Large-subunit ribosomal RNA, domain II from Thermosynechococcus sp., 678 nucleotides, folded computationally. Taxonomically the source falls in Thermosynechococcus (Bacteria, Bacillati, Cyanobacteriota, Thermosynechococcaceae). The coordinates come from a structure-prediction model, not an experiment, and the mean pLDDT is 88. It matches the Rfam family "Bacterial large subunit ribosomal RNA". Its family is annotated with structural constituent of ribosome and ribosome in the Gene Ontology.
[in-house]
Context: one part of a larger RNA
C1' cells in the first nucleotide's frame, strides 16, 4: 500500500402536508370474543357536525363594556378512516469517535510503607575514647612510648546505585550496551512469609508509586453516555436553482424568524423594460452680509499692555493684543440663501418579456472573496479593514484571450460534424492569420517597470529681441585720467567690510564680473573699432525619447527567438486569424402553441427542491430454460441518452430466468473505517 469481503436515514408510535382509494353529515373501531382461518362480532372510546368567554355563563353568536360606540375571537368553505410518500415530535433516530460521570468486583508476584524471621558486605588504610609502662607535679591536669580498635570515617571488590559522554531510537532492549561516576558498617543491601486498596492506600514530598496505565489503578456493567465538533454516506437520468444577509439570542465555526430556492393550488393586463404626465427629497456640485462655526491681509473701534504728565481725578502717546464691525480672499460629513443627474413613489401608453402576488410541502443558506463606483476606519498604506450601488464575476462557470494566472477582457457548454462567420486578442519564427496600404514620430532596444526633480537629445506650433547702418560665434586690437574714492584697516591700491559711485578724455572703458596678491602687481570679464558675412538670441505650450534607476543560483522588469522608413509608438485604411459565441447539417429531450402535420423558445451548475427509471435479494401468481451442460466466471460482438440489457465462445458442473405484483438486511472509492489476503 494495493486487493477482496463487510460498511451508515432504519423500525415503531403520535402529529402534519401531498397523492391515491372507500364510506360520507358522518367516518372508525380498541382490547377482547368467535372461527371452517375467508373472515366475523365487539360503540366503550376517538374525530368532525358550534362557538364565544379566566368563569359562571350564553349561544350564530359571544367577549369586553353604561352602551342597541366601537373593537377581539366565530358563523358564511365536508369530515373521517385506511394505504404510500415528504415533514416534525419522542425513542441511540444517518454511520463511526471521545476526554469523562456512576456502580460492582479484581488487583501490593512490579512498586512505596510496615511487621516476623533469615542471609550478605574481598582486601587495604586511618587510628577516637579507654587501658598500661615511664617521665611529670605537693596533688590533679600534662607529656611520652606501647596497647587499644572508635567511626551515617577514607581507597577499593561483591553487591546496591544511574553522575557525564557516546551508541541505540522498524533497538539486543516498550529504558539496553560501553567508558565513566557514587555509596560500599550504614538512615547499608537481600531471600523469603505477611498487611495496608482507590470518596483508598503508601509516600526523607517527585502529586511520587499502588503489575510497562495514576492529578484519582484495572475489569466488566449503567451504555448505542453525551459531542451546537471532526470525518464519512454507496446505481442512473431529466427540469429548476440558492446563500454566505436583517433582527434576535449565556449569541457569535450553532439557532430562530424573515430575505433569497424548489414542487403544488389559486388569481391575474399582477410584475418587469422604455417613454409621457404628476409627485416627494437636500445628496454631487455651488455658495456663503442667506444661517452656524472657522479662516488670509487690510481698516476702524470698545476693551486691555507698555511708555508718559499728574497727589489724585484724569489727561497724552503707542510700528503691541485685540471682541463687534467694514474690506478683501478662502474653508466645512454633523453649515445652506440654493442645488442637479440618476434613483423612488403613483397615474397613463403602446410593444416585448412570464417576469407577478397570496395559501400551502419540502430546503439549503447566517466564515465569502475580488474588480468598478459612492464613502467611513487607515498614512488621500495593504491581495488591509468596514458601510452603500434592481453594479460585474467567482463561489456554482466550461471555452478563446491576459506566457503562466478562481475573481481582469471576451464569451454563458444539450449531443455530434475533418464545415461557415466573428469576439476580445491578435497576423516576423516558436504558432492560425498582411515581413498588408498611406502619413508622422522614437535611437534609448525606449518600447519590454518606476517618482519628485534635472538637461542647448529631438519633433511640432505659438510669442519676442537683434541682424547687410553687418547682427551671433570666434579671432584681433582697446578697455584710459582725477584716483590708491571716502571711511576702517596694521594694510584694503576695482575685488575683507562701510558709505558713496561722481567728473574728465573718448570709438569704447564700470570708482568695476570673476581669478590672483600681505598689500601691490598681473589674467579676464563688462563696453568698444577691426576681420569675417547670414542668420543669431530669449520665452511659452505640446509629441516621443534622456538622467534620476542598488540584491542576493543564471540571462531573469519583450513568454522566448529575435525587432530599429520596425516586428516600437501615434493617425488613417483593406484583408485575413481567432471560441464550445454566433451560423450550417444531422440527432436527443423539457416547455408553450396546435385536433394533427408542425413551428417556436429553452436544455452550465454547488447546498438543495422537483420528476422519471436502471439494477441487486427474497415472496406471491403466471410462463420458460437446463448433464445434447444451469448458476458463476473469463472473454468477443452487438443494443440503449444512462443506470444497464442481449447473444457466441471458453471454463464450469447443478440451477435458473423472463411478465405483472410485492417486501427490503438493496447499489460502494474515500469514514488516519472493519476483518483477511499479498
Nucleotide at each position: 500500500g494495493c486487493c477482496a469481503g463487510g460498511g451508515a436515514g432504519u423500525u415503531g408510535u403520535c402529529c402534519u402536508c401531498a397523492g391515491c382509494g372507500g364510506c360520507g353529515a358522518g367516518g372508525u373501531u380498541a382490547a377482547g370474543c368467535c372461527g371452517u382461518c375467508a373472515g366475523g362480532c365487539g360503540a366503550a372510546g376517538c374525530c368532525g357536525g358550534a362557538g364565544c368567554g379566566a368563569a359562571a355563563g350564553c349561544g350564530a353568536g359571544u367577549c369586553c363594556g353604561a352602551a342597541u360606540a366601537g373593537g377581539g375571537c366565530g358563523u358564511u368553505a365536508a369530515g373521517u378512516c385506511g394505504c404510500u410518500g415528504g415533514g416534525g415530535g419522542c425513542a441511540g433516530a444517518c454511520g463511526c469517535g471521545a476526554a469523562g460521570c456512576g456502580g460492582a468486583a479484581c488487583g501490593a508476584u512490579c512498586u512505596a510503607c510496615c511487621c516476623a524471621u533469615g542471609c550478605c558486605c574481598a582486601g587495604g588504610g586511618u587510628g577516637a575514647a579507654g587501658g598500661a609502662c615511664g617521665g611529670g607535679u605537693a596533688a590533679c591536669g600534662c607529656c611520652g612510648u606501647c596497647u587499644g580498635g572508635a567511626g551515617g570515617c577514607c581507597c577499593g571488590a561483591a553487591c546496591g546505585g544511574g553522575u557525564c559522554g557516546g551508541u541505540g531510537c522498524u533497538g539486543c532492549a516498550a529504558a539496553a550496551c560501553c567508558g565513566u561516576c557514587c555509596g560500599a558498617u550504614g538512615a547499608g543491601g537481600u531471600g523469603u512469609g505477611g498487611g495496608u486498596a482507590g470518596c483508598g492506600g503508601u509516600g526523607a514530598a517527585a502529586a511520587g508509586c499502588c503489575a510497562a496505565u495514576c492529578g484519582c489503578g484495572u475489569u466488566c456493567c449503567g451504555u448505542g453516555a453525551u459531542a451546537g465538533c471532526u470525518c464519512g454516506u454507496u446505481c442512473u437520468c431529466c427540469c429548476c436553482g440558492a446563500a454566505a444577509u436583517a433582527g434576535g439570542u449565556c449569541g457569535a465555526c450553532g439557532c430562530c424568524u424573515a430575505g433569497c430556492g424548489u414542487c403544488c393550488u389559486a388569481c391575474g393586463g399582477u410584475c418587469c423594460u422604455u417613454c409621457c404626465c404628476g409627485g416627494a427629497g437636500g445628496u454631487a456640485g455651488a455658495g456663503c452680509c442667506a444661517c452656524u462655526g472657522g479662516u488670509u491681509g487690510g481698516g476702524c473701534u470698545a476693551g486691555g499692555g507698555c511708555c508718559u504728565c499728574g497727589a489724585a481725578a484724569g489727561g497724552g502717546g503707542u510700528a503691541c493684543c485685540g471682541a463687534a464691525c467694514c474690506c478683501u480672499g478662502c474653508c466645512a460629513a454633523a453649515c445652506u440663501c440654493c442645488g442637479a443627474a440618476u434613483g423612488c413613489c403613483g397615474g397613463g401608453a403602446a410593444a416585448g418579456g412570464u417576469a407577478g402576488u397570496a395559501g400551502g410541502g419540502c430546503a439549503g443558506u447566517c466564515a465569502g472573496u475580488c474588480c468598478c463606483c459612492g464613502g467611513g476606519g487607515g498614512a488621500u498604506a495593504a491581495g488591509c479593514u468596514c458601510c452603500g450601488g434592481a453594479g460585474g464575476a467567482c463561489a456554482a462557470g466550461a471555452g478563446g484571450g491576459a506566457a503562466a494566472c478562481a475573481g481582469c477582457c471576451c464569451a454563458g457548454a444539450c449531443c455530434g460534424c475533418c464545415a461557415g462567420c466573428u469576439a476580445a486578442g491578435g497576423u516576423c519564427c516558436c504558432a492560425a492569420a498582411c515581413u498588408c496600404c498611406g502619413g508622422g514620430c522614437u535611437a534609448a532596444g525606449u518600447g519590454g517597470g518606476g517618482a519628485a526633480g534635472g538637461a542647448u537629445g529631438u519633433g511640432c506650433g505659438g510669442c519676442u529681441g537683434c541682424u547687410a547702418a553687418g547682427a551671433c560665434a570666434g579671432c584681433u586690437g582697446g578697455g584710459a585720467g582725477g584716483u590708491u574714492g571716502g571711511c576702517u584697516u596694521a594694510g584694503a591700491g576695482g575685488c575683507a567690510g562701510c558709505c558713496a559711485u561722481c567728473c574728465u578724455u573718448u570709438a569704447a572703458a564700470c570708482a568695476g564680473u570673476g581669478c590672483g596678491u600681505a598689500a601691490c602687481a598681473g589674467c579676464u570679464g563688462a563696453c568698444c573699432g577691426g576681420c569675417c558675412g547670414a542668420g543669431c538670441g530669449g520665452c511659452c505650450g505640446u509629441g516621443c525619447g534622456c538622467c534620476g534607476a542598488a540584491a542576493a543560483u543564471u540571462u531573469a522588469g519583450c513568454g522566448g527567438g529575435g525587432c530599429u522608413c520596425a516586428a516600437g509608438c501615434c493617425c488613417g485604411g483593406u484583408a485575413c486569424c481567432g471560441a464550445a459565441g454566433c451560423u450550417g447539417c444531422g440527432g436527443g429531450c423539457u416547455c408553450g402553441c396546435g385536433u394533427a402535420a408542425g413551428c417556436g423558445a429553452g436544455c452550465g451548475g454547488u447546498a438543495g427542491g422537483g420528476g422519471a427509471g436502471c439494477g441487486u435479494u427474497c415472496c406471491c401468481u403466471g410462463u420458460g430454460g437446463g448433464c445434447u451442460g444451469a448458476a458463476g466466471u473469463c472473454u468477443c460482438a452487438c443494443c440503449g441518452u444512462a443506470a444497464g440489457g442481449u447473444g457466441g465462445g471458453a471454463u464450469g458442473g447443478a440451477c435458473u430466468g423472463c411478465a405483472g405484483g410485492g417486501a427490503a438486511g438493496u447499489g460502494a472509492g474515500a469514514a488516519u473505517c472493519c476483518u483477511g489476503g499479498c